Molecule: FMN riboswitch aptamer (RFN element)
Organism: Actinomycetota bacterium
This record gives sequence, C1' cells and structure tokens, in this order.
RNA sequence: AACUCCUUGCGGGGUACGGGUGCAAGUCCCAACCGGCAGUCAUAGUCUGCGAACCCUUUCACUUCGGUGAUUGGGCCGAAUUGGUGAAACUCCAAUACCGACGGUCAUAGUCCGGAUGGGAGCAAGGUGGA
Repeated sequence: AACUCCUUGCGGGGUACGGGUGCAAGUCCCAACCGGCAGUCAUAGUCUGCGAACCCUUUCACUUCGGUGAUUGGGCCGAAUUGGUGAAACUCCAAUACCGACGGUCAUAGUCCGGAUGGGAGCAAGGUGGA
C1' cells in the first nucleotide's frame, strides 16, 4: 500500500407574476422547464448495468387476524438519429427528435399533492487492523 471492519456526513430536478378553451385544467391545446448512481480509449435522461416504484414469492417477527415490517428469489422496468471534429465520442459540437412508475384531483399530471423527515444505487471523510 492493497484489503478488512467500524463510525459519521452527503445522496432528485422541473410548467414562465406566459397564452388559449372552459363552470372547473400548473392535468387538455400552444409554449416552457427538468434529467439519480456506476461504467464506457472522449464528458450520456435515450449505450451497458444498478437503484427506486409496481407484481408474485421464500423465511422470520408482530398483529386489532384486515394485514404490517424486514428479508430471499424472480418478473417488470421509457426513450436518438443524422452530420461534423478526432486516434478514439449513439457521451463533445450542430441540427432535428424522443422518453418519463403508482395513488389523488370540480378536467386526463415527468413538473401540483401524497407514500417520502422514507428508501437507495453510490460518493466522501475519519478511525481500527494490516504494521
């Protein structure tokens, strides 16, 4: 030093003091805005993988016997091309596009409210051992 274990902190953004229709819409139409984490000879919402949400399930605990929490395994999980530069870029530049869980709502939601002061991929710092 690699590495091991412990502790602490961090860890998601967005409809313009815009317009239209309408009894009513931040949900419809025009327009606007946003983009978690790791990897990738070159920088990623759209490549590869992960997280979260949702569905089924294993085991354990609790229970007001309705279910709840943790946990195992699986399912599911959206979307980009063209040109240019270059050794190398679906990642940069130019152009034109596309995507976005679930529940709620006097009208249909990526952006409002809610689960969420949650969870989490991970990131950082300190300490122990290594010595």